Transfer RNA from a Blastocatellia bacterium, 73 nucleotides, folded computationally.
Rfam family: tRNA. Its family is annotated with triplet codon-amino acid adaptor activity in the Gene Ontology. By type it is a transfer RNA.
The coordinates come from a structure-prediction model, not an experiment, and the mean pLDDT is 82.
The organism belongs to Blastocatellia, within Bacteria.

[in-house]
RNA sequence: GGCGGCAUAGCUCAGAGGAAAGAGCAGGCCUCUCAUAAAGGCAAGGUCGGUGGUUCGAGUCCGCCUGCCGCCA
Repeated sequence: GGCGGCAUAGCUCAGAGGAAAGAGCAGGCCUCUCAUAAAGGCAAGGUCGGUGGUUCGAGUCCGCCUGCCGCCA
């Protein structure tokens, strides 16, 4: 330098055009216990990397930028 992949909650990931964006773990509160752990329950937590575009409608499609990973040279 060329090509490809990924970028969604604190962490690991789902979601591949139209439901109010979800799960597990972590953290908080409650129940249980003499107490702790485990177990069960409840609530909270996200400008979906940035910016343009396509569309009636974009996390989802397209361009560019940024970051990380890989392949080639």